RNA sequence: GCUUACCUUCGGGGGUCGGGUGAAAUUCCCAACCGGCGGUGAUCACACUAUGAAGUGAGUUUCACUUCAUAGUGUGUAAGUCCGCGACCCAAUCUAAUUAUGGCGACAUAAUGGAUUGGCUGAUCUAGUGUGAAUCUAGAACCGACAGUAAAGUCUGGAUGGGAGAAGGAGAAG
Numbered sequence: 001g002c003u004u005a006c007c008u009u010c011g012g013g014g015g016u017c018g019g020g021u022g023a024a025a026u027u028c029c030c031a032a033c034c035g036g037c038g039g040u041g042a043u044c045a046c047a048c049u050a051u052g053a054a055g056u057g058a059g060u061u062u063c064a065c066u067u068c069a070u071a072g073u074g075u076g077u078a079a080g081u082c083c084g085c086g087a088c089c090c091a092a093u094c095u096a097a098u099u100a101u102g103g104c105g106a107c108a109u110a111a112u113g114g115a116u117u118g119g120c121u122g123a124u125c126u127a128g129u130g131u132g133a134a135u136c137u138a139g140a141a142c143c144g145a146c147a148g149u150a151a152a153g154u155c156u157g158g159a160u161g162g163g164a165g166a167a168g169g170a171g172a173a174g
Base pairs, nucleotide, nucleotide: 002174003173004172006169007168008167009166010165018030019029020028032154033153034144035143036085037084038083039082044076045075046074047073048072049071050070051069052068053067054066055065056064057063058062080142081141089119090118091117092116093115094114095113097112098111099110100109101108102107124140125139126138127137128136146157147156148155
């Protein structure tokens, strides 16, 4: 330093301004607004090293400093729609607890819960620059689980839940 196991904390307080129709819509229409986690990443910034150029001062064929350029290294930072993942939902298997039903009982069945595995899981182009654009710049687009309700990315709810993961601790095994 890495891997496995352990503990603690954190982990979607984002978003319908203003109008139209209607008995009723933050749900429809015009318009507005928002963007989870990891990776990647001609972004950008800073630091260091090397080389070169110019300048300044010592001073003599060198030394120091400043600025600029190039290359390299490090740190921070950069994607809703590029890669992977999470939530929701579905299925299978396992599990033990509760409840219900049946049974004298052993137990069986069903529902709820937990764990694992699998499935499902949205959306981008154009121009510019350039050796190179899925990420830069500009412009124009597009997407967003389930339940409720006048049809919802934005309201209410499951959810004081779960969670990709992040930070720290401890010091065990390899």
A computed fold for a 174-nucleotide RNA from Pristimantibacillus lignocellulolyticus (SeqCode), annotated as FMN riboswitch aptamer (RFN element). The RNAcentral record of the sequence draws on Rfam. NCBI's taxonomy places the organism under Bacteria, Bacillati, Bacillota, Paenibacillaceae, Pristimantibacillus (SeqCode). Rfam family: FMN riboswitch aptamer (RFN element). Gene Ontology term of the family: FMN binding. About the family: The RFN element is a highly conserved domain that is found frequently in the 5'-untranslated regions of prokaryotic mRNAs that encode for flavin mononucleotide (FMN) biosynthesis and transport proteins. The prediction has a mean pLDDT of 76.